[in-house]
Predicted 3D model of a 77-nucleotide RNA (c-di-GMP-I-GGC riboswitch aptamer) from uncultured Rubrobacter sp. NCBI's taxonomy places the organism under Bacteria, Bacillati, Actinomycetota, Rubrobacterales, Rubrobacter. The prediction has a mean pLDDT of 89.
RNA sequence: ACGACAAAGGCAAACCCACUGCGAGGUGGGGGCGCAAAGCCACGGACCUCUUAGUAAGAGGCAGCCGGGCUACCGAA
Numbered sequence: 001a002c003g004a005c006a007a008a009g010g011c012a013a014a015c016c017c018a019c020u021g022c023g024a025g026g027u028g029g030g031g032g033c034g035c036a037a038a039g040c041c042a043c044g045g046a047c048c049u050c051u052u053a054g055u056a057a058g059a060g061g062c063a064g065c066c067g068g069g070c071u072a073c074c075g076a077a
C1' cells in the first nucleotide's frame, strides 16, 4: 500500500426519551442503518443555521457529504 464467507474486538444511522442551544446542532441513555479508519483534525469545497442587510459581509454547525492531514487492530488474496 491492500482488504478476507478469517480472528479478537470497535463505532453507531434513522427513530425514541432526558438535558441543552435563538438555530443548524450538541451531550447522555435506548436503538442499529451501516462502517476497514463511521478514530482524531474545520485546512479547502459542498450543504445547513443565526445576525445585519442595497450588494454582500460576519459569526456558527457539520468529520456517517467530498477532498486533504495525522494516528491505528488483524494479516488471507
Base pairs, nucleotide, nucleotide: 002075003074010035011034015030016029017028018027019026020025033064039070040069041068043067044066045065047061048060049059050058051057052056